[in-house]
Molecule: small-subunit ribosomal RNA
Organism: Planctomycetaceae bacterium
RNA sequence: CAAUUGAAGGGUUUGAUCCUGGCUCAGAAUGAACGUUGGCGGCGUGGAUUAGGCAUGCAAGUCGAGCGACAAGGUCAGUUGGAUCCCUUCGGGGUGAAGCCUGACUGGAGGAGCGGCAAACGGGGUAGUAAUGCGUCGGAACGCACCCACGGGACCGGGAUAGCUGAGGGAAACUUCAGGUAAUACCGGAUAAUCUCUACGGAGCAAAUGGCCAACCGCCUGUGGACCGGCCGACGUGAUACCAGCUUGUUGGUGAGGUAAUGGCUCACCAAGGCUAAGACGUCUAGGGGGUGUGAGAGCAUGGCCCCCACCACUGGGACUGAGACACUGCCCAGACACCUACGGGUGGCUGCAGUCGAGAAUCUUCGGCAAUGGGCGAAAGCCUGACCGAGCGACGCCGCGUGCGGGAUGAAGGCCCUUGGGUUGUAAACCGCUGUCAGGGGGGAGGAAAGGAAACUUGACCGAGCCCCAGAGGAAGCACGGGCUAAGUACGUGCCAGCAGCCGCGGUAAUACGUACUGUGCGAACGUUAUUCGGAAUCACUGGGCUUAAAGGGUGCGUAGGCGGACUUGCAGGUCAGAUGUGAAAUCCCACGGCUCAACCGUGGAACUGCAUUUGAAACCGUAAGUCUUGAGCGAACUAGGGGUAUGCGGAACUUCCAGUGGAGCGGUGAAAUGUGUUGAUAUUGGAAGGAACACCGGUGGCGAAAGCGGCAUACUGGGGUUUGUCUGACGCUGAGGCACGAAAGCUAGGGGAGCGAACAGGAUUAGAUACCCUGGUAGUCCUAGCUGUAAACGUUGAGUACUAGAUGGGAGAUGGUUCGCCGUCUCCGAUCGUAGCAAAAGUGUUAAGUACUCCGCCUGGGGAGUAUGGUCGCAAGGCUGAAACUCAAAGGAAUUGACGGGGGCUCACACAAGCGGUGGAGCAUGUGGCUUAAUUCGAGGCAACGCGAAGAACCUUAUCCUGGCCUUGACAUGUUUGGAUGGCUCGCCUGAAAGGGAUGAGUCUGCCUUCGGGUGAAACUUACACAGGUGCUGCAUGGCUGUCGUCAGCUCGUGCCGUGAGGUGUUGGGUUAAGUCCUUAAACGAGCGAAACCCUUGUCCUUAGUUGCCAGCAUUCAGUUGGGGACUCUAAGGAGACUGCCGGUGUCAAACCGGAGGAAGGCGGGGACGACGUCAAGUCAUCAUGGCCUUUAUGGCCAGGGCUGCACACGUGCUACAAUGCGGCGUACAAAGGGACGCAAACUCGCGAGAGCAAGCAAAUCCCAAAAAGCGCCGCCCAGUUCGGAUUGCAGGCUGCAACUCGCCUGCAUGAAGUUGGAAUCGCUAGUAAUCGCAGGUCAGCUAUACUGCGGUGAAUGUGUUCCUGAGCCUUGUACACACCGCCCGUCAAGCCACGAAAGGGGGGGGCAUCCUAAGUCGCUGUGCUAACCUUCGGGAGGCAGGCGCCUAAGAUGAACUCCCUGAUUGGGACUAAGUCGUAACAAGGUAGCCGUAGGGGAACCUGCGGCUGGAUCACCUCCUUU
Repeated sequence: CAAUUGAAGGGUUUGAUCCUGGCUCAGAAUGAACGUUGGCGGCGUGGAUUAGGCAUGCAAGUCGAGCGACAAGGUCAGUUGGAUCCCUUCGGGGUGAAGCCUGACUGGAGGAGCGGCAAACGGGGUAGUAAUGCGUCGGAACGCACCCACGGGACCGGGAUAGCUGAGGGAAACUUCAGGUAAUACCGGAUAAUCUCUACGGAGCAAAUGGCCAACCGCCUGUGGACCGGCCGACGUGAUACCAGCUUGUUGGUGAGGUAAUGGCUCACCAAGGCUAAGACGUCUAGGGGGUGUGAGAGCAUGGCCCCCACCACUGGGACUGAGACACUGCCCAGACACCUACGGGUGGCUGCAGUCGAGAAUCUUCGGCAAUGGGCGAAAGCCUGACCGAGCGACGCCGCGUGCGGGAUGAAGGCCCUUGGGUUGUAAACCGCUGUCAGGGGGGAGGAAAGGAAACUUGACCGAGCCCCAGAGGAAGCACGGGCUAAGUACGUGCCAGCAGCCGCGGUAAUACGUACUGUGCGAACGUUAUUCGGAAUCACUGGGCUUAAAGGGUGCGUAGGCGGACUUGCAGGUCAGAUGUGAAAUCCCACGGCUCAACCGUGGAACUGCAUUUGAAACCGUAAGUCUUGAGCGAACUAGGGGUAUGCGGAACUUCCAGUGGAGCGGUGAAAUGUGUUGAUAUUGGAAGGAACACCGGUGGCGAAAGCGGCAUACUGGGGUUUGUCUGACGCUGAGGCACGAAAGCUAGGGGAGCGAACAGGAUUAGAUACCCUGGUAGUCCUAGCUGUAAACGUUGAGUACUAGAUGGGAGAUGGUUCGCCGUCUCCGAUCGUAGCAAAAGUGUUAAGUACUCCGCCUGGGGAGUAUGGUCGCAAGGCUGAAACUCAAAGGAAUUGACGGGGGCUCACACAAGCGGUGGAGCAUGUGGCUUAAUUCGAGGCAACGCGAAGAACCUUAUCCUGGCCUUGACAUGUUUGGAUGGCUCGCCUGAAAGGGAUGAGUCUGCCUUCGGGUGAAACUUACACAGGUGCUGCAUGGCUGUCGUCAGCUCGUGCCGUGAGGUGUUGGGUUAAGUCCUUAAACGAGCGAAACCCUUGUCCUUAGUUGCCAGCAUUCAGUUGGGGACUCUAAGGAGACUGCCGGUGUCAAACCGGAGGAAGGCGGGGACGACGUCAAGUCAUCAUGGCCUUUAUGGCCAGGGCUGCACACGUGCUACAAUGCGGCGUACAAAGGGACGCAAACUCGCGAGAGCAAGCAAAUCCCAAAAAGCGCCGCCCAGUUCGGAUUGCAGGCUGCAACUCGCCUGCAUGAAGUUGGAAUCGCUAGUAAUCGCAGGUCAGCUAUACUGCGGUGAAUGUGUUCCUGAGCCUUGUACACACCGCCCGUCAAGCCACGAAAGGGGGGGGCAUCCUAAGUCGCUGUGCUAACCUUCGGGAGGCAGGCGCCUAAGAUGAACUCCCUGAUUGGGACUAAGUCGUAACAAGGUAGCCGUAGGGGAACCUGCGGCUGGAUCACCUCCUUU
């Protein structure tokens, strides 16, 4: 110096947004398991499941210094023995060894015994236990062997019994009898206090004269200590109320017994207590703590290893011994299981260490050693010790190390990608140089060793560092992932298949999501997956959430417990705060230092352990005690408003029925009808009678009530409120779990009543059906009385109370001040509207809060399943209250936004309708389409917006492999490479053939460049081969481009600013106006862009310029503008002018603009055209073209002939011609515009009835030609007919084009002369030079099917000046459950599959109790006639003890009636889920009958109907209110 440094979010509901809300991910962790992979070491750790069963070995012994007995050996003594030696008289004498036997002593192996101590520790496990446990802090009525300290003592005796010996029984285990023996074993007596008892006099109680052998160890008694334990208390310590009451030794007392000790611990008696909503009792689960994981913390989860405590020891019961046990490796009994057996009987308990089987996803060696640490015994040596120390196995965890380092670019090869250029793998490799960690081989050995022993000396199971030597890059890298979250992408394969997936989601032919490859990213001896915990999750919210609409306020009140509570004073000190002391074991966590090379790991010290207790103090607050107060609350008094409640009575209108009169045909009902009713007299009307129900007007966002609710009038009884006053009490208050009471409608029971209405029901309609909506009837019910039920959208979807926080304007009730009596102020209460701040996700709310705070209660925690099942309880029933789970989904939901839509609303427009004109739909024909047919009838287009469309022209060609047939294969066409030889091109020939093609082969002609003229080259062409060509093959849903449509509709956007959390809004809305988002004005907008308009073309008037091919007034001339001439006019074509609401009047906002007028060729955009915003329709086109991908390659390519595209019972679209007299026919006659013309237009002339033919002038065109315009006009005929209308069809004869008119062209003449007499339902076009009608021209084209298409001019109307309706469109607004946007969404039955659950006659099993029976072992008590060593004895016996017997208790067992839990169950019920099943259409828009709630009835189903309620209903009108002027 340090020990409090810590807090992240993401994905997913939507077209988008904000919120609510769940699901899910990223982190850390584990006694783990699984998959792939795997070099070394250190330190840890490892049967979590079957407290399932266990073979085998070991895990508790020790003491001979307690005792007896005993072997070898030793010593001594004795008996015996007689070796050896000596002496010898050889007769013998002496000596006396070994050996044998005996005794004593010593000795102590080995096995057992008596005795002592230990065995109650250590080791294992977590079954039971929710408190007899554990944790923390305390306590008094206790014990304690071994250990320590101190005091005192140890005297005299005795009798047994194991072992042993002998004799039996038994298979064994074991056991019986007899004899006999020792002790620190046992017993008696003495002694006796500081011990024990005591009625305080007294009484009672011990020991081993031991062991060893001289120094100790022991023994007895007492006191104290230490250690350990027993007991008691307080507080804390799971879930469940779908367990609400439990208890009889139960609670207490007295007495006794029992215990080491208190105590119902036990017993007798007495009393009737005790526990419980602060959760008793029951059920389920669970060893507790230190700690561990996670977390910022608070918490949450957890309790493996280590430490402390508890409990257990095969299951249940029991005691014995002992200081200590009711005893893991002791005993007894019962039971299950297993083993042995001679069948008689016995034995056993791994939840000790190893190990085995089983079950399981899953957890190790039948190892070494007492060397260390510790324990037991012993005086000690020592012995024992599966405690322990070590080793082994397992990547199970944590930590460390390595698998090389440096250089090295032809950026090698190979792989992958590629736009073919290249990129990447990648300095990576190869190659060069270097090093030597780890592993390997060899050597070496510090240390773990301290002790023991008199000493010499001895002790390591196992580990072994540092160190030395050797060799050589050698032996050592994988796993997961790459769509987002989340770091990291490409290719190929596959084609909603195979598969992936934590969530969202990928995969249906271009998959960064599947599989593979390459590559990248992450981690690394590991990496992923699974499981579990915490976190994120403020997603149970103490810290730190909510309840108007998202889940959530009880239907309302009264009130118990409880919680909370006004002002002042004083005291106390329970809470609170501060200090001190004790405790909070160690380990762990944290800090510092230190030890292993570092780290993990370990050591030392500290901090901490947020706690509990004791004690000292403080007294503000809470609490408490006492006293006081009046403002909260209540009482009183005086006024006062009211559909407040209950009962009784009365009233009029209406209605229905009945009676009577009048009357005479319908009434009634509806969208329209019908059922019904009426000549037996209805309806209508008049008079009378009866009955029941409800109370018009007043009547009102007016009143009252707690809510439900309350409405004619009167009376009686009765509850509450308001104002004023300030009399009294003096906090008496607020809330309120349980509880009690009230509680619409429907419904139920009983009895009445019953006019109207009216579930059910019947009939009539409607409809596809109509179990409905509509109509005619109609029963319960609606009404009353007495009960029950107890629910509603019982809603303000807003619990009650108190206080505070801008205002404004109305209404109701009272009081009061002023007053000019008109009225103006002030205070209180109730009830409304708007609105500031604030709050809110927003909508909104806003003194009546959803603001700011406090108090109390109720409730919520994703959607569905489900307010269901089960249990309980209430109810007569219907049903109510309480109230889950399995399973399933990734959402469900709220508010707001933009669209779209509505059988919602407003405004506006359009040939949209209306008003008109003419058509279509009927006929014949033409043409396109469908269909049918066919060898083929090629393909495309399909509501508007396909269908006289692609096709502005199918006889062949076109043309498309559409069909039949014949041919070609580098190809009909392009580019490149390659082979060949001079081949080759063009023209004319030959054979075969339908042609294409194939074959053979000749003649003529032509042939690049260079050249030294010999030739070379190989350009072009041919040929061979290969790349490739080719494809009108597929995909318009892979595309470009082009086009259609909404729609020439007026819209679509942007920048900046402003508003909103945001999506978004504003601008672009409003008021006017316009054809127009055109313009004006207003306005948080100001500007701008794409569209509209304008600019462009054309047409209408004029001017200027210019006059040829155009024109001709005047002049000349002619048949003729033919010619001279002219530019005036027409015209042509270039440039200008002109029109702008410019002028006047009116209206209008001072505007924009509109209306009228003047002038003008033209007037309000003059007419017409071109021009088509953002976007929509996956609109159309791969067959115009282009193009990705796929497919095809002697064919899906190419060539050819013929056929088809033209086919015909039929249907549709678009047209033409008609049906006739406003016509038709004939004759005559007038006037255009715009076009075309050389492979062309063709005059004139001739021929032909004609189509046309012949010949031929002119003209590349304001010159010539096509070319006649037609309707019109004039004259004539026809006279209303299937015709002099109409022309189809058919026949004959001709013409033209073309190689060719059979299939399959057009035209002409003659003849024929069909349908058709104005067209059903329906439907189309058109608003002025328009419709209608008339002809002309052109493109395509040899010709033509053209009646089509595109243009041109001629003649030339009618009607409307409106917006109710149909259609479409624009703007604003509204609702929405739609957003693929109403061709949307979506509900229920039925049918099918699958899943989980409930019910169910029953069946099976478990659990804990209760009752009865039976009682084992055993303690205790009684007994003890049998047996009996110690002591006493008078020797008889006694005392004492034991066996046995009995009793209480009682395990196991048996039986019974209940409770509870689990499994199963024919059948049955609903529920969830499942691309394309059936029936309907309930809901979302006014969803086509507004919806929903409660209740009741009915119905295939959604549902329908009745009664009451709600707005969470659209729309219109009115009323009221508010705001502004």